Transfer RNA from a Chlamydiota bacterium, 74 nucleotides, folded computationally. Rfam family: tRNA. By type it is a transfer RNA. NCBI's taxonomy places the organism under Bacteria, Pseudomonadati, Chlamydiota.
RNA sequence: GGGGCAAUAGCUCAGUCGGUUAGAGCAACGGACUCAUAACCCGUCGGUCGUCAGUUCAAGUCUGACUUGCCCCA
Numbered sequence: 001g002g003g004g005c006a007a008u009a010g011c012u013c014a015g016u017c018g019g020u021u022a023g024a025g026c027a028a029c030g031g032a033c034u035c036a037u038a039a040c041c042c043g044u045c046g047g048u049c050g051u052c053a054g055u056u057c058a059a060g061u062c063u064g065a066c067u068u069g070c071c072c073c074a
Stems, first nucleotide, its partner, number of pairs: 001073007010026004019057001028044004050066005
């Protein structure tokens, strides 16, 4: 220098052909249970979907540029 993949909650990840409430597990917090703690159970909280534009009636999803990380080629 060229190419590929990834970026979604504090963490690990799903998200179908673009279509109408953005989800799961863990963590945190509250409750229940227990003599008490843990485990189990119930509930709550938590999101500018990496950034900026574009397409569209409608974008986590499609397009472009950029940022960060990983990998390949030279």